The RNA shown here (transfer RNA) has 73 nucleotides and comes from Kwoniella pini CBS 10737. Lineage of the source: Eukaryota > Fungi > Dikarya > Tremellales > Kwoniella pini. Rfam family: tRNA. It is recorded under the gene name tRNA-Met-CAT-1-1. The prediction has a mean pLDDT of 81.
RNA sequence: GCUCCCUUCGCUUAGUCGGUUAAAGCGAAGGUCUCAUAAUCCUUAGCCCUGAGUUCGAUUCUCAGAGGGAGCA
Numbered sequence: 001g002c003u004c005c006c007u008u009c010g011c012u013u014a015g016u017c018g019g020u021u022a023a024a025g026c027g028a029a030g031g032u033c034u035c036a037u038a039a040u041c042c043u044u045a046g047c048c049c050u051g052a053g054u055u056c057g058a059u060u061c062u063c064a065g066a067g068g069g070a071g072c073a
Stems, first nucleotide, its partner, number of pairs: 001072007010026004019056001028044004049065005
C1' cells in the first nucleotide's frame, strides 16, 4: 500500500435479510429475608462508534471517517 472482518447499557455477548416494547448473563442502586452478613427472590436505571445519504421510516442498507483485528505484498 491492497483486501476482508468487527464496533450493541460498566463488562461479556445475542438480535434485527428496514417498522411494534432492542434481549440475556454478570455488575450497580433500592427493596425482601436475617440478630447480622452473604445467598435467594422482586423492582429500577443505563446501550446500537461518529457524520452524511437513500427511504414515509435506519441499530439494520450505501458512502466517508475513527478505533481494533486478520491476510497478502